[in-house]
RNA sequence: CAUCGUUCUCAGGGCGGGGUGAAAUUCCCCACCGGCGGUGAGCAGGGAAACCUGUAAGCCCGCGAGCGGCCUCUCUGGGAGGUGUCAGCAGAUCUGGUGCAAUUCCAGAGCCGACGGUGAUAGUCCGGAUGGAAGAGAACGUAU
Numbered sequence: 001c002a003u004c005g006u007u008c009u010c011a012g013g014g015c016g017g018g019g020u021g022a023a024a025u026u027c028c029c030c031a032c033c034g035g036c037g038g039u040g041a042g043c044a045g046g047g048a049a050a051c052c053u054g055u056a057a058g059c060c061c062g063c064g065a066g067c068g069g070c071c072u073c074u075c076u077g078g079g080a081g082g083u084g085u086c087a088g089c090a091g092a093u094c095u096g097g098u099g100c101a102a103u104u105c106c107a108g109a110g111c112c113g114a115c116g117g118u119g120a121u122a123g124u125c126c127g128g129a130u131g132g133a134a135g136a137g138a139a140c141g142u143a144u
Stems, first nucleotide, its partner, number of pairs: 002144002004141007016030004031124002033113002035063004042055005058111002066089002068086001069083006093109005115127003
C1' cells in the first nucleotide's frame, strides 16, 4: 500500500408571484429542485516534465428507494411481516459549435420525476420514514 473481516459515523433538494374557483403549494401562466457509483477532452491545485490530487452528466451505462410479484400471519374489505430480481413497472435529449475523439465541454432549445392521502388532479404539501438504502468515510485486527 492492497485485500479480507469487525465495529462505528454519515448518506435528498425544491411552490416564490399571479389567475380561476366554494375549495387547489394538486388545475392554468411565470417559477424552483436534481440521490449513489462509473465514464468524461472542462475547471482548480501541485510538478521542470512524465504525471498526480480534487471536482465535474437529473435525461450515456449501472445502482438505490418505491410500486408490483411471491411467501407467511391475520383475514369481509383489508392489514402486518418477510423476500430483493422474482411475471412485470422502474422517468427523461436533441440541435449547433470546437475537436482525432464529446448525448459529458460551450451555446441554444427541450424533456422527466414511485406509492398512499387531500375540500380539487401533487417532482415541491402531509404520510409510511426517528425507517430503509445505493454508497462514502473512519477506527480496529496474534488476519492475508
The RNA shown here (FMN riboswitch aptamer (RFN element)) has 144 nucleotides and comes from Shimia sediminis.